[in-house]
Context: one part of a larger RNA
RNA sequence: UUGGGUUUAAAGGGUGCGUAGGCGGCCUGUUAAGUCAGGGGUGAAAGGUUGCGGCUUAACCGCAGACAUGCCUUUGAUACUGGCAGGCUUGAAUAAAGUUGAGGUAGGCGGAAUGUGGCAAGUAGCGGUGAAAUGCAUAGAGAUGCCACAGAACACCGAUUGCGAAGGCAGCUUACUAAGCUUUGAUUGACGCUGAGGCACGAAAGCGUGGGGAUCAAACAGGAUUAGAUACCCUGGUAGUCCACGCAGUAAACGAUGAGAACUAGCUGUUGGCGAUAGAAUGUCAGCGGCACAGCGAAAGCGUUAAGUUCUCCACCUGGGGAGUACGAUCGCAAGAUUGAAACUC
Numbered sequence: 001u002u003g004g005g006u007u008u009a010a011a012g013g014g015u016g017c018g019u020a021g022g023c024g025g026c027c028u029g030u031u032a033a034g035u036c037a038g039g040g041g042u043g044a045a046a047g048g049u050u051g052c053g054g055c056u057u058a059a060c061c062g063c064a065g066a067c068a069u070g071c072c073u074u075u076g077a078u079a080c081u082g083g084c085a086g087g088c089u090u091g092a093a094u095a096a097a098g099u100u101g102a103g104g105u106a107g108g109c110g111g112a113a114u115g116u117g118g119c120a121a122g123u124a125g126c127g128g129u130g131a132a133a134u135g136c137a138u139a140g141a142g143a144u145g146c147c148a149c150a151g152a153a154c155a156c157c158g159a160u161u162g163c164g165a166a167g168g169c170a171g172c173u174u175a176c177u178a179a180g181c182u183u184u185g186a187u188u189g190a191c192g193c194u195g196a197g198g199c200a201c202g203a204a205a206g207c208g209u210g211g212g213g214a215u216c217a218a219a220c221a222g223g224a225u226u227a228g229a230u231a232c233c234c235u236g237g238u239a240g241u242c243c244a245c246g247c248a249g250u251a252a253a254c255g256a257u258g259a260g261a262a263c264u265a266g267c268u269g270u271u272g273g274c275g276a277u278a279g280a281a282u283g284u285c286a287g288c289g290g291c292a293c294a295g296c297g298a299a300a301g302c303g304u305u306a307a308g309u310u311c312u313c314c315a316c317c318u319g320g321g322g323a324g325u326a327c328g329a330u331c332g333c334a335a336g337a338u339u340g341a342a343a344c345u346c
Stems, first nucleotide, its partner, number of pairs: 003318004007300002012314001014201004021194003025088007033081002035077008049065006091191001092188003095184006103177007110154001114150007125136002162169002206247006216240001220236004258313006266291009295302002319346003328339004
């Protein structure tokens, strides 16, 4: 390489949009590039191969055939693929009506809690732990009441709930904005699927500049524990946690399961529509869960939300360690990220 694979053994890109490319619904006509059939030319010899023959045999050698799977040309065939032309509506999109939600961005507002400050009242403890101590407190703490300020997060509702491509999204409200679903079957008429590169988005931590700083809290300090304790526990506490703008681009970015299409028993719960609601119906579409048939699987398990049966396209794997390292390159302010070996060894 072929092949075989990718939930858990190595292996699905973090996610989307999309370029090239690959693949692509139904019908008719045309063409004849692919495809198929016939003819012609060429495809050197040697070698290989089959048969026969020559050295006493073999090796070796000679003759004949097949082969030479290819290329060029020509005459036809037209089912399929392709090209061209025309048509269709079921794929896709649009429209109209209805509907859903923590989808996004910006502004405004709210209460509880926490901390701090002020005042009042009040006295000896508070806090913390397995037990303590450090710490706070007679310079009046803690507990209690009232007032004020600050920042951050939104109890209950709340749910295998909902929305979003993923990351993610939760107090209330306003504005702007995106999306899904359903119904009608009105419009376009294959406009589609996938997607190497590319572009965009992308938790937390981190970085830059400027703000902010209540809580919590790496580092750090102290107190304990211990043989030690650079920890677990406690008292403090700075970056950070928050905001704006810019960078970074990684995660067990997980369903450890790429996207799209078709097909293959059902039962049950639930979310949002539609339909029906008595001359009726127990249905239907889209989602989120549980169980389970066929089937699959090494098993665990999966099972119309497939890991079943098939097709299209992309990504990735090929023994463990060395190693996601070295070197080079690209990107980055840096941290580092991406790409990514070998020697050696088992």

Overview
Small-subunit ribosomal RNA, central domain from uncultured Anseongella sp., 346 nucleotides, folded computationally. Taxonomically the source falls in Anseongella (Bacteria, Sphingobacteriia, Sphingobacteriales, Sphingobacteriaceae). The coordinates come from a structure-prediction model, not an experiment, and the mean pLDDT is 87.